Large-subunit ribosomal RNA, domain I from a Chloroflexota bacterium, 553 nucleotides, folded computationally. The organism belongs to Chloroflexota, within Bacteria. Model confidence (mean pLDDT): 82 of 100.
Context: one part of a larger RNA
RNA sequence: GGCUUAUGGUGGAUGCCUUGGCGCAAAGUGCCGAUGAAGGACGUGGGACACUGCGAUAAGCUUCGGGGAGCCGUGUACAGGCUUUGAUCCGGAGAUGUCCGAAUGGGGAAACCCGCUGCGGCGAACCCGCAGCACCUCCGAGUUGAACACAUAGAUUCGGAGGGGGGCACCUGGGGAACUGAAACAUCUUAGUACCCAGAGGAAAAGAAAUCAAAGAGAUUCCCCUAGUAGUGGCGAGCGAACGGGGAACAGCCCAAACCAACAAGCUUGCUUGUUGGGGUUGUAGGGUCUGAGCUAUGAGGUGAUCAAUCGCUUGGUUAGCAGAAUGGUGUGGGAAAGCCUACCAAAGAGGGUGAUAGUCCCGUAUGCGAAAACCGAGCGACUUCUAUCAGAUACCUGAGUACUACCGGACCCGUGUAAUCUGGUAGGAAUCUGGGGAGACCACUCUCCAAGGCUAAAUACACUUUGCGACCGAUAGUGAACAAGUACUGUGAAGGAAAGGUUAAAAGCACCCCGGUGAGGGGAGUGAAAUAGAUCCUGAAACCGUAAGCCU
Numbered sequence: 001g002g003c004u005u006a007u008g009g010u011g012g013a014u015g016c017c018u019u020g021g022c023g024c025a026a027a028g029u030g031c032c033g034a035u036g037a038a039g040g041a042c043g044u045g046g047g048a049c050a051c052u053g054c055g056a057u058a059a060g061c062u063u064c065g066g067g068g069a070g071c072c073g074u075g076u077a078c079a080g081g082c083u084u085u086g087a088u089c090c091g092g093a094g095a096u097g098u099c100c101g102a103a104u105g106g107g108g109a110a111a112c113c114c115g116c117u118g119c120g121g122c123g124a125a126c127c128c129g130c131a132g133c134a135c136c137u138c139c140g141a142g143u144u145g146a147a148c149a150c151a152u153a154g155a156u157u158c159g160g161a162g163g164g165g166g167g168c169a170c171c172u173g174g175g176g177a178a179c180u181g182a183a184a185c186a187u188c189u190u191a192g193u194a195c196c197c198a199g200a201g202g203a204a205a206a207g208a209a210a211u212c213a214a215a216g217a218g219a220u221u222c223c224c225c226u227a228g229u230a231g232u233g234g235c236g237a238g239c240g241a242a243c244g245g246g247g248a249a250c251a252g253c254c255c256a257a258a259c260c261a262a263c264a265a266g267c268u269u270g271c272u273u274g275u276u277g278g279g280g281u282u283g284u285a286g287g288g289u290c291u292g293a294g295c296u297a298u299g300a301g302g303u304g305a306u307c308a309a310u311c312g313c314u315u316g317g318u319u320a321g322c323a324g325a326a327u328g329g330u331g332u333g334g335g336a337a338a339g340c341c342u343a344c345c346a347a348a349g350a351g352g353g354u355g356a357u358a359g360u361c362c363c364g365u366a367u368g369c370g371a372a373a374a375c376c377g378a379g380c381g382a383c384u385u386c387u388a389u390c391a392g393a394u395a396c397c398u399g400a401g402u403a404c405u406a407c408c409g410g411a412c413c414c415g416u417g418u419a420a421u422c423u424g425g426u427a428g429g430a431a432u433c434u435g436g437g438g439a440g441a442c443c444a445c446u447c448u449c450c451a452a453g454g455c456u457a458a459a460u461a462c463a464c465u466u467u468g469c470g471a472c473c474g475a476u477a478g479u480g481a482a483c484a485a486g487u488a489c490u491g492u493g494a495a496g497g498a499a500a501g502g503u504u505a506a507a508a509g510c511a512c513c514c515c516g517g518u519g520a521g522g523g524g525a526g527u528g529a530a531a532u533a534g535a536u537c538c539u540g541a542a543a544c545c546g547u548a549a550g551c552c553u
Stems, first nucleotide, its partner, number of pairs: 001552009015538001016502002020473002022470009031166002039100003042055003046078001049075003061094006070082003105114003115133007135163010170201001171199005181188001185234001211217002221248005231239002252455003255399001259278009283433001285398003288394006299386004310382010321369003328341003343360002345349001351363003404428008414440001435450005489496002509537001512524004
């Protein structure tokens, strides 16, 4: 020095575990904000570092309920207190709520500085306290007031209402890539995606046919088919419908106009315009006006869909909870819930805990019950709205810089193509029911619908809460985060972003003695079933480093 055996150190794999994650389903809930949000800063405890809670009334105050013996949050003990005169705790409703932040009296390098007005503090001044004082829009009222005489525009003051900012994801609109794919690349694709902006809501958007069809159907939305079909496509890569069928859910309405009435203004003095009310809303056309017939007490509805508009009662649920069956012995063991013997309950043998594996020990489970208060639904009543219709005549109305055309774009399965349809820009520019649009160039016939105004629940999307489940993970996994995790730390900043779980049944966490530096560490003793379970603590692999013995050299 090597090998072997034994025994240690180091290290933290493996096994077992789970406080944490992940996914799915069902039900429910869904906006917050000038009455100051979201998010923070700073404070707040007897001493108080971090987290949690709270706000100068500061781990809390009031009240109404629940509950019934302990409590003063966690890491975490001490001191001192509270509590059957019902505390702590749980739920409903209130109060307080510093400073910053849309931040709003002015400023500002956020959490700070400096004001004005009024009132108050024995208050003249300083100082302090309370209240008000930002901007924009709309409405109402007043004071003023140009060009330009009246007036108007404008200015300004007061009062009232609203807005502003935030929100994971979902939604609508306005803008809008590239890497990539095409095995290169340019049309194309990625993709109207990512991203930016604006806006809205608990959903949003869409929506009651100028739609589809070719038998007829009858708003929209979503799902399953149709179908990877028809198409489109450097006919490459790719992209990709509809009709129709089956389901979920169902709901329809209001204006503009004609005409009538009232009021006001203008002036050409009998017209025009405006406001309000009535009327009216459609396509086998409808409405208005005129004539004739007919009709008023039943019927049909509605209350935050409809044109408008609330209360009361009953009932269900949510936000705390309550009751809830039934076993003993023996015996191994540190410990029984194991084994053996013997009972019982079961609408409860789901699950978890308890010193090993418990239906009958504890929490629960099946089942049944429960709300002073707030909130969410449903039903009923009160209340409230409407009233037709038919026949004939007339030709008054039925959404205009619109439809449509040309050129250039965009959206549609559709890349200019035979390119309809929808839509934007520029230019031109109708008809008025004997009218107009569509049926994929265009024309005819036929069929079908009525644009150029508006509203509309549900089925749908997403998030959160609760409950349940998992051939989901089990600490290099599962969230980045099972631990003071978006923490420590890094970066000027935008931003990036960890590691880190396990003593024991219970701290019983080693009194006392000895060595030692009044150490660290260790040896005894003691606890414990176990201390090679001693806090770097379950198990404790390998690499790596020792010790002892044997063998070889």